Context: one part of a larger RNA
This record gives sequence, structure tokens and C1' cells, in this order.
RNA sequence: GGAUGAACGCUGGCGGUAUGCCUAACACAUGCAAGUUGAACGAAAGCUUAAGCUUUAGUAGCGGACGGGUGAGUAAUACAUGAGAAUCUACCUCGAGGAGGGGAAUAACUAUUGGAAACGAUUGCUAAUGCCCCAUAUGCUUAAGAGUAAAAAGAGAAAUCUGCCUCGAUAUGAGCUCAUGCCUGAUUAGCUAGUUGGUAAGGUAAUGGCUUACCAAGGCAACCAUCAGUAGCUGGUUUGAGAGGAUGAUCAGCCACACUGGAACUGAGACACGGUCCAGACUUCUACGGAAGGCAGCAGUGGGGAAUUUUCCGCAAUGGGCGAAAGCCUGACGGAGCAAUACCGCGUGAGGGAAGAAUGCCUGUGGGUUGUAAACCUCUUUUCUUAACGAAGAAUUAAUAAUGACGGUACUUAAGGAAUAAGCAUCGGCUAACUCCGUGCCAGCAGCCGCGGUAAUACGGGGGAUGCAAGCGUUAUCC
Repeated sequence: GGAUGAACGCUGGCGGUAUGCCUAACACAUGCAAGUUGAACGAAAGCUUAAGCUUUAGUAGCGGACGGGUGAGUAAUACAUGAGAAUCUACCUCGAGGAGGGGAAUAACUAUUGGAAACGAUUGCUAAUGCCCCAUAUGCUUAAGAGUAAAAAGAGAAAUCUGCCUCGAUAUGAGCUCAUGCCUGAUUAGCUAGUUGGUAAGGUAAUGGCUUACCAAGGCAACCAUCAGUAGCUGGUUUGAGAGGAUGAUCAGCCACACUGGAACUGAGACACGGUCCAGACUUCUACGGAAGGCAGCAGUGGGGAAUUUUCCGCAAUGGGCGAAAGCCUGACGGAGCAAUACCGCGUGAGGGAAGAAUGCCUGUGGGUUGUAAACCUCUUUUCUUAACGAAGAAUUAAUAAUGACGGUACUUAAGGAAUAAGCAUCGGCUAACUCCGUGCCAGCAGCCGCGGUAAUACGGGGGAUGCAAGCGUUAUCC
């Protein structure tokens, strides 16, 4: 000198664009953040008196594995780059073929009943795109023979549309393997028995000590194994002429985690943030028998801290889930609010105006300086105030109509009046900028050198000056 997610002190007019718990992965009151489908199903209630409509608890389907948060753990196949073979992939797309026959239940509901509650128990009834059986088979297993696996309907007057099953392919996503790279410590030198390899079996979507039995005795290590410490990785960011150093906020990719530890279920996909079970700590309710909870989602609270915002508006746009659609949901997102936190831009007036008012300060008392500064004259209106007008962002439809949170915002026009707007640090040298008074090794200053003990350009104040400017200084950290 540059930089910052900064903080502190003094000061503070406006706009645009960004950014905003770096600390306690500490604990959380309250509200919201994932639903949707009645064109899958029976039923109930309501409205209508026509054959319908509305609402929904329950069964069922799809989605809650995305989106959003955080960085605790992790020094390794986590990440980056590049290769690879033994795999799966719901919804979408393409191609081929199919949906024949039959059956048993169950929730809701009814009745009885346990419990403070959470939540149940028994009896009886019922539906389906829920479940089961038979049939069929391009598939799968197999050397062959042979064995084995499927389906569902709904809407409509109809045409038809939306679905269903199987196989093959594409796309997308995911799992797995290998090579190279990837911080510090030797005051850590040896480490390892499922350990290294083989055979067989099990397991998986799939390879594999992934697991088990048996056999062999291997495998890693000074090219740093093992152990310990620290740490999410990268694209990037910052500095630097570069090489390099430091760093990993916001945005994007990957990974890991969801009160702590463990486990599986469902599913195409999870070992699942707002699912389940078990254990633990903590909090709440309790009729003491038992129950309920998980903000590292968005706001917000306490706490910690030098320090970090509103318990706001809207689904209008973009995107996502469900739905045939209308639509519903969406603290993703779009916006507004707060903060000079950063960057950029603008303003606080412009021209004229005296050998030069007054005041202040200095003085050799002549004057010098403040200073064209003010007053005064002429002008302008960016800003400001008031009023009027007033968007784009809108895509969708055969066409029309209707649809904007932001917002009566931006922008434009008119009127008014210099009107509403300057500070902070420094002035001994480094380093641009000097004098007076006070103080008297005191009070104090200080980045380094060093100032202060009676004329201090170095302390404190006044005047003046210099630098930067809605900021200026200080502190911290990096180059």
C1' cells in the first nucleotide's frame, strides 16, 4: 500500500447494488416451513328436491430421499482430476405385446368396554386402482430336459381421454473399483490375526474378507507406515509483476450431520431434519399407573460474545409436489423492513463581490491572518416539500374476460424556496501541515526514534494549517 462477513470511538444528507451469529453442533416460548387426489373407494353430515352439488375423518395412490439449514465429525477414497466394470434407476420418452376367470378380508361405521390422558380391546357389517388364487408369457434360471413370474380400473352420451401389467431401449440419477494430488509433529519407528492371499459357501442391485468355515503366512513402513494434533474438500477469494503465500463468508459442485448413541422398516431411492423402534441426558403434562417433545428450516427468545436484522407481505413471477383440470400447498423463491457493513454514484450551491467590514488569533503596535470567506447583487433547483400523472415486470386462451406481493413504488410533470445536509484525524523526524497560552520529569503523549525537570512547533486548550470526506480515525487478521 492492498484486503475484510469485521468491531470500537466521534460524526452522519440521499440513491443503487450486494452483504449481515465468524462465538455456544448452547437451550428453546409462540406461529408458520409438505402436502395433494372425491375423475381410486365405501361412508357420514349439509344443501337441494332432482339423480345432483359441497365438506371431509377413514381405506388407497403419488409425494414427505427434493427443496431449505449447519460444518460437529472426517487426513480418507471425503474431495479434485482422469480412467474403469461386476450394477440398479419411480416419474418422463421410444418400441413390442397384454389386461381372461375366481376369492377371502379389513378400516371407516354399529354395539360393548379399558384408560386422567396418550392410546386402545372385543363383537358385527362393508368397498376399492388395497390383498390373494388359477390361467396365459416376448422375460428369468438352466448344458439340455424342465421349472418359474403379471395386470385395475376411472371419467364421458359417445368419440375418446387418463390410468394398469410385462419385456427391450434411451435419458437422468445413484452405488462400486483404480491411478495421481491432498496440513503439522520422529521429543510418535515399527504397525497388522479377518490381518494379507487362496478354496467353498452365504450375502448384496453389483465386485470384493463384505461375512463365515477351512488352508497358506502373508500385508504395510524412512518414497514416513502406525500414533498424536489440527481441519469439511473444490470451483474460487485475497495479495503479488510473477513464482508463491494466505484463505474456503455470500454464489456453485461434492461430502457429512439433524438432541446424543444404536437399529432396522417402508420404498425406485433413506438406514430418513419437521418418519418408526430401543437406550441416554434434558424439558413439559400426570389422576403417579404412565405419556409428550427435539428451530444446524423462516421469523423470534434467553445465553455466550467486541459483534450480526422483522415473531413483515405475497404465491403476481421463477421453480417444486399432487391433481384430467379448476386448483390446493410451498418461510424454496419474489419482495418489503432494519444496519454507512461494503462497493459505486450524487449532493451540502454557482457567478460576481474590498488593498480587504466586524469578530477571533498573532504582533516588533506599523501591521499580519481568518479572507472572496461573510454581508450584498445576479442565477440555478440536482436534492427537499407539496400536488398531479403513473408503469414494465404477464407467461396463460380458439377468442374475450380476469390475474402484480412489490406499490400509488420507480419514472414523468408542475409549483415553492439557497432553501433540508460536514465531519474526522493529524501538524518534532519518518510525513503534507506553526504559532500563542497553560503545565513544569507533574499531568500527559508515543507506530519507531523519542518528548515533558519554567519560554515544549512532541502534553492540554485557542487561533491557523494539512489530509481524507458521509465518512474519518483506532484495533484485529492476511498478503